[in-house]
RNA sequence: GGGAUUAGUAAAGUGGCGGACUGGUGAGUAACGCGUAGGUAAUCUACCUUUUAGUCUGGGAUAAUGUUGCGAAAGUGACACUAAUACCGGAUGUGGUUGGAGGACUUCGGUCCUUUAAUUAAAGAUGGCUGAGCUUGAUGCUAUCGCUAUUAGAUGAGCCUGCGUCCUAUUAGCUAGUUGGUGAGGUAAUGGCCCACCAAGGCGAUGAUGGGUAGCCGACCUGAGAGGGUGACCGGCCACAUUGGGACUGAGAUACGGCCCAGACUCCUACGGGAGGCAGCAGCUAAGAAUAUUCCGCAAUGGACGAAAGUCUGACGGAGCGACGCCGCGUGGACGAUGAAGGCCUUCGGGUUGUAAAGUCUUUUCGUGCGGGAAGAUUUUUCUUCCGGUAAAUAAUCGGAAGGAUCGACUGUACCGCAGGAAGAAGCCCCGGCUAAUUACGUGCCAGCAGCCGCGGUAAUACGUAUGGGGCGAGCGUUAUUCGGAUUUAUUGGGCGUAAAGGGUAUGCAGGGGGUCUGUUAAGUCGAGUGUGAAAUCUUCAGGCUUAACCUGAAAAUUGCUCUCGAAACUGACAGACUUGAGUUCAGAAGAGGAGAAUGGAAUUCCAGGUGUAGGGGUGAAAUCUGUAGAUAUCUGGAAGAACACCAGUGGCGAAGGCGAUUCUCUGGUCUGAAACUGACUCUCAGAUACGAAAGCCAGGGGAGCAAACGGGAUUAGAUACCCCGGUAGUCCUGGCCCUAAACGGUGAUCACUAGGUGCAUGAAGUAUUCAUUCUUUAUGUGCCAAAGCUAACGCAUUAAGUGAUCCGCCUGGGGAGUACGCCGGCAACGGUGAAACUCAAAGGAAUUGACGGGGGCCCGCACAAGCGGUGGAGCAUGUGGCUCAAUUCGAUGAUACGCGAGGAACCUUACCAGGGUUUGACAAGCUGGCAGUAGAAGCAUGAAAGUGUAACGACCGGUAUCCAAUCCGGAUCCAGUACAGGUGCUGCAUGGCUGUCGUCAGCUCGUGUCGUGAGAUGUUGGGUUAAGUCCCGUAACGAGCGCAACCCCUAUCUUCAGUUGCCAUCAAGACGCAAGUUGUUGGGCACUCUGAAGGGACUGCCGAUGAUAAGUCGGAGGAAGGCGGGGAUGACGUCAAGUCCUCAUGGCCUUUAUAUCCUGGGCUGCACACGUGCUACAAUGGUCUGAACAGAGGGUUGCAAAACCGCGAGGUUGAGCUAAUCCCUGAAAACAGGCCCCAGUUCGGAUUGUAGUCUGCAACUCGACUACAUGAAGUCGGAAUCGCUAGUAAUCGCGCAUCAGCACGGCGCGGUGAAUACGUUCCCGGGCCUUGUACACACCGCCCGUCACAUCACCCGAGUCGGAUGCACUUGAAUUUGUUGCGCCAACCUGCAAGGGAGGUAGACAAUGAAAGUGUGUUUGGUGAGGGGGAUGAAGUCGUAACAAGGUA
Repeated sequence: GGGAUUAGUAAAGUGGCGGACUGGUGAGUAACGCGUAGGUAAUCUACCUUUUAGUCUGGGAUAAUGUUGCGAAAGUGACACUAAUACCGGAUGUGGUUGGAGGACUUCGGUCCUUUAAUUAAAGAUGGCUGAGCUUGAUGCUAUCGCUAUUAGAUGAGCCUGCGUCCUAUUAGCUAGUUGGUGAGGUAAUGGCCCACCAAGGCGAUGAUGGGUAGCCGACCUGAGAGGGUGACCGGCCACAUUGGGACUGAGAUACGGCCCAGACUCCUACGGGAGGCAGCAGCUAAGAAUAUUCCGCAAUGGACGAAAGUCUGACGGAGCGACGCCGCGUGGACGAUGAAGGCCUUCGGGUUGUAAAGUCUUUUCGUGCGGGAAGAUUUUUCUUCCGGUAAAUAAUCGGAAGGAUCGACUGUACCGCAGGAAGAAGCCCCGGCUAAUUACGUGCCAGCAGCCGCGGUAAUACGUAUGGGGCGAGCGUUAUUCGGAUUUAUUGGGCGUAAAGGGUAUGCAGGGGGUCUGUUAAGUCGAGUGUGAAAUCUUCAGGCUUAACCUGAAAAUUGCUCUCGAAACUGACAGACUUGAGUUCAGAAGAGGAGAAUGGAAUUCCAGGUGUAGGGGUGAAAUCUGUAGAUAUCUGGAAGAACACCAGUGGCGAAGGCGAUUCUCUGGUCUGAAACUGACUCUCAGAUACGAAAGCCAGGGGAGCAAACGGGAUUAGAUACCCCGGUAGUCCUGGCCCUAAACGGUGAUCACUAGGUGCAUGAAGUAUUCAUUCUUUAUGUGCCAAAGCUAACGCAUUAAGUGAUCCGCCUGGGGAGUACGCCGGCAACGGUGAAACUCAAAGGAAUUGACGGGGGCCCGCACAAGCGGUGGAGCAUGUGGCUCAAUUCGAUGAUACGCGAGGAACCUUACCAGGGUUUGACAAGCUGGCAGUAGAAGCAUGAAAGUGUAACGACCGGUAUCCAAUCCGGAUCCAGUACAGGUGCUGCAUGGCUGUCGUCAGCUCGUGUCGUGAGAUGUUGGGUUAAGUCCCGUAACGAGCGCAACCCCUAUCUUCAGUUGCCAUCAAGACGCAAGUUGUUGGGCACUCUGAAGGGACUGCCGAUGAUAAGUCGGAGGAAGGCGGGGAUGACGUCAAGUCCUCAUGGCCUUUAUAUCCUGGGCUGCACACGUGCUACAAUGGUCUGAACAGAGGGUUGCAAAACCGCGAGGUUGAGCUAAUCCCUGAAAACAGGCCCCAGUUCGGAUUGUAGUCUGCAACUCGACUACAUGAAGUCGGAAUCGCUAGUAAUCGCGCAUCAGCACGGCGCGGUGAAUACGUUCCCGGGCCUUGUACACACCGCCCGUCACAUCACCCGAGUCGGAUGCACUUGAAUUUGUUGCGCCAACCUGCAAGGGAGGUAGACAAUGAAAGUGUGUUUGGUGAGGGGGAUGAAGUCGUAACAAGGUA
């Protein structure tokens, strides 16, 4: 390289059918797009079923293929050949279509029937039998399939119509093919669908046009429903397929995986040119908080093609991934107390985790391993046999039956059996309330939490962790979103006097509502039926998966729409009638109703003149101002403008605003009465129109008074205010604008109904009356009170805010804001309409209880006033602040700290400072171990002491044992160790207890009842009265409690009892004394004083007056005492986070060789100063000297101390008496009597200082008290201011006591002497009760406003600038289609022998249409922008104090 076979298979091509189905997505679309109900007599429909009739006869080409070119490729040219069920003629015409004629029906549009003329079709293939020439198959027969025309159907589609279908009016006008007509064209078909001509229409407040947003529905979520929200999955419809435009083919497309053009993008390229479209299934990338496998299979269901086998099918059936959802199951079950260990808490006892665990017994779902193993296939395909149809046929073919074989992706899956072992399997959120469930620790307004309220600043159930608990559970929590609750947009089912909300008022078109009777109608309405309301979903009842989710069947439902029939009450429509709603006529009535004109008097100011003289005016007080140039005052005359005293009145009129001297003219409305007339003519009213206080504006006048602005004077810290002196616009008139008010009754208009009482205005009727007039009834208007009812309450209540009807307006948390932008109006000022961002958790109404007021009323208090005496000035004492210091310990700090804790700091106290010591400690008590030369300890050394070192000496109790010593055991002491002691360290804002203050003020509450929705009220307020919430009366209250008062103590008087240490009248004695006499000393006595116990007494009991016949008040009598006799104790509920952790107690925190403890010394006593509380004074009511009286209450043995003596004295020596009515402290002083001083820095005053002393005490230097002598300061009665006291008080005089070794001008007590004044409640302060206002409630030391300064945020304006969307006009004009042309080109038909010609077509050209693009000019929207503006928020900033009370000027 050739041949055979695979095999006429694969592949390619012609032809047919299908690629318009299925599948995806939701960009666009507010539309006949969708839904629903209809229409199509205005239509089409491949394949399928069905009816009837056909399927005759010719022709020319062309793929593939061959040859040969071009091109990188995609692709493509030329020549040659060939077939068909491809293409093209002719015939026939059942029938169709068109025209004519006739008839029937009709919704009058047309439809159907008969007839006639013209026109109009087709293709064969395969099997079996037959066998004409060639037994390779012509012809014929037959079956099936196909083809042509046609009928009817089914299915699908087109078109049209009623109704429904989001937001926006800060979009109000839109529209020229626009609306309609005629004719022609076009389509399957109606139609301005397109064209020519004609007409000038069409749409719109029942929302056109514009803008924004959006696929619609069945349904889904929610909700009791009505509704609200949504449109994933499944299903129906629509739209789209890289963006825009376009047609072709076809039965069907203007075609997701076809074509052409334009744009953007990506890729290939040889740079000439080409290719592409995952919103198909997977997968990749990007974005994002986030969303899956480049899986298996056509076995089932379905689709396309095919005669069929079969092929194709990311439709579909399945599997995979994801707790994304729904459903089911498991992680074990039973028993188990020493209530184990561990954890946590703890009152240290215990509790809890918790039968939980361990342990014992038991089960094996699920999972694991091993084994078995479906249904989904009554099907598909094929073979054999039989029966039947067609046919001449036994063939072929079709249909049916029986039997055999064959077909499973999921899948060795569901399911079943066996094995072994509790074995392999629990988390998340929460625990302050809402809301089920708590403790500890840590933290300390930090860190953090938080849905709302809100937690956290040293005891956090709220943060973090842990224990425990609660909830749910293979899940739990968060976030986002929707509905609900929310009657919080209210149809069901809300409101508008004061909470948000009635238009400023009227007229009135549209709209909405509408009197009585009759008839008709049947739109609404009602009843019955009909069709539809797809399926799925939902509901109910059944059935199938072991159950459930899930699936299947049936019913119900689908609340809607259409059509038919019926009813006729009500509404509507039509017709007719009526008089009561409404109106007209007539007779009267009242009125600041409106407009115009004229007139009047008083006052004010000014001008002129007279009289007259020194001020006037003004204010809280003044001043500016005015006046000798003659004011103010007063008289006369004149001028001007504005307003109209009295009448005048919750009186009148008007729609509202508003209207006020008198007269006239014009004019609107209202009311009453009696008849007549019209016959529903009515009510309300978006838009519209008119009116509309004051101020303001324009033009022209006018301008007396008043008076913004402005000027001046005052006030004040300031005073751009309040007050005063002036004063211009304006106020007035004419004309024109403005159009707003707390334009309010904060109450829209109209109609009807629903107890009353009482005024006023204007009418009418009746009654009585001679009249004036009275009374009754009635209408309209205007007020008050009040029932039912309503209301959150307040309140309203026939003039409704009650009960109903109709219509209109308006509201939906506060602020931002009645602002911005836009539009409309206006000369302007400004008005009308009217948001958002952002921000807050409130803003608001009414009422309640308090508190407060530069609100009111009543009342009280040494609160003021009237008095007396002080403080503040001086010196000293004392406390505090400040300063100082090593330390000056700490606390108390307006009243309510400051002679306070402290009732007594030289050491101690003592807490502070310096220095020196000790460390289980100065003190308590437990455990363990040890303890005879131990514990202890004289002395010595050292030291300032404490202490340290050394050390003679030197122990106790009990038991054992016969005794002693030693030893042993136990205890005490001691030593060591360990837990612990200790703290005047912190927190009084963690606390108990105690205390201060309001305040010894008269209040504070409760039970039951009643009232109120409630908070709450009532009681408790009111009329009197009291010191009193004391008492009386009244009273929806009746009672009660804590307070008041009383009961208790002292004191004033009396009685009784008692009588020592008290007392002594009488009797006696003693002592002293010359005597008088003294002395309670003794006997005696208890009368008196007194002491101390028990009682009486005083209660407004009595009288009078007053009062309400009360409570009581005033006066009087009697009485020791009189109205609580005087004093004390006694302190309600509560307030001040009042004071105290340094009296004590105590939680928590801190410290532990120190913040504990011991000691020495120092300090608390420091001194330029300031304040509080006191003492002493400043003197003659005094000082001083002398003489000589009278208390009370206390204290005393570590004590008080007499007498005597010493000392000038402090005091000393000594020590009688007294454990106290016995003795002592203990002399009271002032007073009184007398003398001196003689007004002065003194005979006042006594500080300070010197010297010498006394006493206490270890010790008086820092740092005691006292004494004597000497010294002899300030101070001559005290500024502003401020304190106490009302009777035995103030003032004054002394005495005592506590503390204490000593120290008192302080504190607590005691008695002596012993006043003045109170008119009174205006004022200051505090308090009580009632009432009023409130924006306060941490409660007026409250609350709160605005500018400015700083920071942050969002917004508006803004020279502009950069984008998006879009209108109009013009330019350019692809593909396409249509038309014209077509001299170029062309097989089929006609003609012709042929060449050719004709018919017809076509490339190309031109025109029209036309996307994208461009230019110009508008509109709209967004970003950004120097700068400007206000707003909101923010920690303790600045300036003032505007508002809330009469808020200090309502």